[in-house]
């Protein structure tokens, strides 16, 4: 060197071009005599960068970077 697929909260992933979410984990409160378990609630995002297109872009399209896989 090509060639596909990925890149979104601390982690695991969603998200028809129209308000960025959910489970898990943090922290609070309820429950217990206390711990676990249960339940209910807050917070937490420059959606890898840079440009383009569009009233609008996580999403479309160009180029970067990082990863995974396959071919030489």
């Nucleotide at each position: 060197g090509c060639a596909g697929c990925c890149g979104u909260a601390g982690c695991u992933c969603a998200a028809u071009g129209g308000u960025a979410g959910a489970g898990c984990a943090c922290c609070c409160c309820c429950c217990u005599c206390a711990c676990a378990c249960g339940g209910g609630g807050u917070a937490g995002g420059u959606u890898c960068c840079a440009g383009g297109u569009u009233c609008a872009a996580g999403u479309c399209c160009u180029g970067g970077c990082g990863g995974c896989u396959g071919c030489a």

Model confidence (mean pLDDT): 82 of 100.
This is a predicted structure of a 72-nucleotide RNA (transfer RNA) from Candidatus Roizmanbacteria bacterium RIFCSPHIGHO2_02_FULL_43_11.
Taxonomically the source falls in Candidatus Roizmaniibacteriota (Bacteria, Bacteria candidate phyla).
Rfam family: tRNA. By type it is a transfer RNA.
The sequence is in RNAcentral, with records from ENA.